[in-house]
Context: one part of a larger RNA
RNA sequence: GGCCACCGCUAUUGGGGUCCGGCUAAGCCAUGCGAGUGGUGGGCGCAAUCGCAAGAUUGUGGCCCCGCAUACGGCUCAGUAACACGUAGUCAACCUACCCUCGAGUUUGGGAUAACCUCGGGAAACUGAGGAUAAUUCCGGAUAGGUGAGGGAUGCUGGAAUGCUUCCUCGCUCAAAGUUCCGGCGCUCGAGGAUGGGACUGCGGCCUAUCAGGUAGUUGGCGGUGUAACGGACCACCAAGCCUACGACGGGUACGGGCGAUGGGAGUCGGAGCCCGGAGAUGGGGACUGAGACAAGGCCCCAGGCCCUACGGGGCGCAGCAGGCGCGAAAACUCCGCAAUGCGCGAAAGCGUGACGGGGGGACCCCAAGUGCCGUUGUACUUUGUACGACGGCUUUUCAGUAGCGUAAGAAACUCCUGGAAUAAGGGCUGGGUAAGUCUGGUGCCAGCCGCCGCGGUAAUACCAGCAGCCCAAGUGGUGGUC
Numbered sequence: 001g002g003c004c005a006c007c008g009c010u011a012u013u014g015g016g017g018u019c020c021g022g023c024u025a026a027g028c029c030a031u032g033c034g035a036g037u038g039g040u041g042g043g044c045g046c047a048a049u050c051g052c053a054a055g056a057u058u059g060u061g062g063c064c065c066c067g068c069a070u071a072c073g074g075c076u077c078a079g080u081a082a083c084a085c086g087u088a089g090u091c092a093a094c095c096u097a098c099c100c101u102c103g104a105g106u107u108u109g110g111g112a113u114a115a116c117c118u119c120g121g122g123a124a125a126c127u128g129a130g131g132a133u134a135a136u137u138c139c140g141g142a143u144a145g146g147u148g149a150g151g152g153a154u155g156c157u158g159g160a161a162u163g164c165u166u167c168c169u170c171g172c173u174c175a176a177a178g179u180u181c182c183g184g185c186g187c188u189c190g191a192g193g194a195u196g197g198g199a200c201u202g203c204g205g206c207c208u209a210u211c212a213g214g215u216a217g218u219u220g221g222c223g224g225u226g227u228a229a230c231g232g233a234c235c236a237c238c239a240a241g242c243c244u245a246c247g248a249c250g251g252g253u254a255c256g257g258g259c260g261a262u263g264g265g266a267g268u269c270g271g272a273g274c275c276c277g278g279a280g281a282u283g284g285g286g287a288c289u290g291a292g293a294c295a296a297g298g299c300c301c302c303a304g305g306c307c308c309u310a311c312g313g314g315g316c317g318c319a320g321c322a323g324g325c326g327c328g329a330a331a332a333c334u335c336c337g338c339a340a341u342g343c344g345c346g347a348a349a350g351c352g353u354g355a356c357g358g359g360g361g362g363a364c365c366c367c368a369a370g371u372g373c374c375g376u377u378g379u380a381c382u383u384u385g386u387a388c389g390a391c392g393g394c395u396u397u398u399c400a401g402u403a404g405c406g407u408a409a410g411a412a413a414c415u416c417c418u419g420g421a422a423u424a425a426g427g428g429c430u431g432g433g434u435a436a437g438u439c440u441g442g443u444g445c446c447a448g449c450c451g452c453c454g455c456g457g458u459a460a461u462a463c464c465a466g467c468a469g470c471c472c473a474a475g476u477g478g479u480g481g482u483c
Stems, first nucleotide, its partner, number of pairs: 001483009012369006019362002021327001027325003031322003036068003041065004045060006075280003085204007094197002099193008107141005116131006145173009155164002178185002206252003213243003218240004223235003255277004259270004282303005305316004333359001335358003341355001342353004372394010399419003403415002426472005431453002437467001439466004448455002
């Protein structure tokens, strides 16, 4: 000198930003909101119209079934020294909903159930029995298809066939859903692609030897289980291996990277915000559904905490957005909107979205502007000149008013016009380092100052004030960390 955090005094305006409960309590949370959507899948309800009625049509979307989505997006950094991350690869050991391309198909029969109706239990949460019914709901049959084993053939890819292609035999399993304005939208099977993921390997990067030996699923083999898939992942049997001073094992610390700070560089320090990856959701365990989870606003169990209760029993988990308590030196509004971007659903119109966009607050950072200028004159000081005042003139960023533009709506900004010098300066320092007083008053080793040296015991340029001056300036000083 730079950067980060906090603190004191002070403070006019505008713009920009990947800034703002990261550091401490991954402590606890009142309230509201944060994931729906499809009526061109279906039933009921409601409304209107038509009809004697049964019912039909249209609308609505309140309830329910069904489909898709809710595994994304948002938050946090506790754990983790690890294939977690980075980088380069491998899968001849794998999966992939929606999407794209191509081929083939879309057949036949049956059943249940919710909302609803009737009755019941319970304080509630919720729950039981009976009855009726639909579907792109569920089940069976058929065919196509798939798959396992054995055998044959042809080529293709490749470093290497166990892969792909094709045929035969045997076994196992086994598809479909409609709708239509006849264009289509769907559904099923198969092949390929795309996308997303899974698994594995080499290399790389913290401290500690005042941690030296560690290891029994441990290391390998054979067989099996399990998985989408390899594997000691898991299991039985067999062998006795495997790692280690190139630091095993243990301990400490810590999410990793892109990057950020500083520095001429070498380097040192950091990992908050933003992006990529990982992990977590009160602590711990588990599976279900599903293409995908062992699932933040799903389920079950244990623990701990809180709440309700009619004491029988129930409910909840903001490390989502706001907001509250607590903790602290330390950190914002219980705002507006889906207009934009993106995402989910839908044929679409559209609906939803505290993602996001926008506004509010904050001396977080950066940039810019202003707080006036000119002339005449009076007073003060020794002159130049400075300060204050009077008169006259100029300018108009901010200020006040108006209009336009702006915006989802506003606001701000911007542009035009009008008014008027009005509405705008502080902080630190003045012994040396270090720029600026040996001026006045007070104090008297007291009170106090001081990064360091050092001042103060009666003339203090060093304390407390006044005046004057110096340095920065909407800031200026202090404390801590770091280069």